[in-house]
Glycine riboswitch aptamer from Paenibacillus alvei, 108 nucleotides, folded computationally. Its Rfam family is "Glycine riboswitch aptamer". From the family's description: This family represents the bacterial glycine riboswitch. RNAcentral holds the sequence, with entries from ENA and Rfam. The coordinates come from a structure-prediction model, not an experiment, and the mean pLDDT is 78.

RNA sequence: GAGGAAGGUCGGGAGAGUUUGACAAUUGCGAUUGUCAACACCGAAGGAGCAAGUUGCCAGCCGCCGAUUGGCAAUGAAUCUCUCAGGUUCCAUAACCGCCAUUCUGAC
Numbered sequence: 001g002a003g004g005a006a007g008g009u010c011g012g013g014a015g016a017g018u019u020u021g022a023c024a025a026u027u028g029c030g031a032u033u034g035u036c037a038a039c040a041c042c043g044a045a046g047g048a049g050c051a052a053g054u055u056g057c058c059a060g061c062c063g064c065c066g067a068u069u070g071g072c073a074a075u076g077a078a079u080c081u082c083u084c085a086g087g088u089u090c091c092a093u094a095a096c097c098g099c100c101a102u103u104c105u106g107a108c
């Protein structure tokens, strides 16, 4: 000391019901909050799934190797898919991005 990685402070950051019913608390009434259940939805905590490709094995073709074809297995990404979990006023431990410094590594 370029670059890379890890977590951290701060900032930005979407979607979908502030639906219905019951209970409890607060309350003068209205209303608000929480829990449970039902139906309807969302994808960006987390989690799960896999395409091409790559590797290996088997078979076919072939005098042999190799190439090629087919099958099986492994590996293989997400903002894709699933919707377990989470969420559906606001809020936010919200994927992801940015600034800053710290730690580790480190081309030269």
Base pairs, nucleotide, nucleotide: 003105004104005103006102008100010098011097012096017039019038020037021036022035023034024033025032026031040088041087042086046084047082048081049080053075054074055073056072057071058070059069060068